[in-house]
RNA sequence: GCCUCCGUAGUUCAAUGGAUAGAACAACCCCGUCCUAAGGGGUAAAUGACUGUUCGAUUCAGUCAGGGGGCA
Numbered sequence: 001g002c003c004u005c006c007g008u009a010g011u012u013c014a015a016u017g018g019a020u021a022g023a024a025c026a027a028c029c030c031c032g033u034c035c036u037a038a039g040g041g042g043u044a045a046a047u048g049a050c051u052g053u054u055c056g057a058u059u060c061a062g063u064c065a066g067g068g069g070g071c072a
Stems, first nucleotide, its partner, number of pairs: 001071006010025004018055001027043005048064005
């Protein structure tokens, strides 16, 4: 330099055009206990950036930046 794949919450994963983006673990608060733990209830937290297509984009298209793999 060329080709290809990936990106969603602190982490691991769903949602593949539709209405408020959902779960588990973790964090925090409460209950629980003499204390701690187990267990239970609750709270907050995310679509890499920009543009386009569409009535509607996490999903489709383009550009850019980043990461993985292959070729040279």

Predicted 3D model of a 72-nucleotide RNA (transfer RNA) from a Patescibacteria group bacterium. Its Rfam family is "tRNA". The organism belongs to Bacteria candidate phyla, within Bacteria. The sequence is in RNAcentral, with records from ENA.